[in-house]
């Protein structure tokens, strides 16, 4: 980096260094010198994998020790497809719902 599976309307902060961006991308809309990104320390949230415990097994439950992850806004909203469905409408169109896709995280595998 590719593929597959699962999850994504919940949850969770301070300090130091730093010095202008950040929220993946596009369009919006937000956050930000009352200090962005990034790095470090501590804390926390959560429970994907491992460990441990209960459970005969499958599996489930517990725990939060280890490996990750995460700690503004629903994955911030919409879209990236002209896919399905419903309503209005002669139609074009407008609006609602759903699926898919995209992205992120974990695990397995190449």
């Nucleotide at each position: 980096g590719a593929u597959u599976u699962a999850u994504a309307a919940a949850g969770a902060a301070g300090c130091g260094c730093g010095g202008a961006g950040a929220g993946a991308c596009a369009g919006g809309c937000u956050c930000u010198g009352u200090g962005a990104a990034g790095c470090g320390c501590u804390a926390g949230c959560a429970a994907c994998c491992g460990a441990c415990a209960c459970a005969a097994a499958a599996u489930g439950u517990g725990c939060a020790c280890g490996g990750u992850g995460c700690u503004a806004a629903a994955u911030c909203c919409u879209g990236a497809c002209g896919c399905c469905u419903c309503g209005c409408c002669a139609a074009a169109g407008c609006g609602g719902g759903g699926g898919g896709a995209a992205u992120a995280u974990a695990a397995a595998c190449c």
SAM riboswitch aptamer (S box leader) from a Cyclobacteriaceae bacterium, 110 nucleotides, folded computationally. NCBI's taxonomy places the organism under Bacteria, Pseudomonadati, Bacteroidota, Cytophagales, Cyclobacteriaceae.